[in-house]
Predicted 3D model of a 108-nucleotide RNA (SAM riboswitch aptamer (S box leader)) from Radiobacillus deserti.

RNA sequence: UUCUUAUCAAGAGAAGCUAAGGGAACUGGCCCGUUGACGCUUCAGCAACCUCUGACUAUGUCAGAAAGGUGCUACCUCCAGCAAGAUUUUUUUCUUGAAAGAUAAGAG
Numbered sequence: 001u002u003c004u005u006a007u008c009a010a011g012a013g014a015a016g017c018u019a020a021g022g023g024a025a026c027u028g029g030c031c032c033g034u035u036g037a038c039g040c041u042u043c044a045g046c047a048a049c050c051u052c053u054g055a056c057u058a059u060g061u062c063a064g065a066a067a068g069g070u071g072c073u074a075c076c077u078c079c080a081g082c083a084a085g086a087u088u089u090u091u092u093u094c095u096u097g098a099a100a101g102a103u104a105a106g107a108g
Base pairs, nucleotide, nucleotide: 001108002107003106004105005104006103007102008101013043014042015041016040017039021032022031023030026081027080028079029078044073045072046071049069050068051065052064053063054062055061056060077100082097083096084095085094086093
């Protein structure tokens, strides 16, 4: 970097350093930010993908655990964009799916 599978409405923040931008990219919107955001480090926490234990109707399901490998700790993946449907006719609102993205596990 590519592919496959699963998940993405829940959950969980303090300190120190830094300094002007940040919420992936583009457009539009909505937000966060010198009362210090974003980022980095440390500590803490959340969750339970891998992992561990047990049971069973057993290549899986359920229950439990959290030592280890990751991940995460503003806003639904912040919202929309593409397609279909419903609703409304002055283009609104909603639902589903796709695309893109994130994370994990596996494969090349």
The model forms 97% of the base pairs in the Rfam consensus.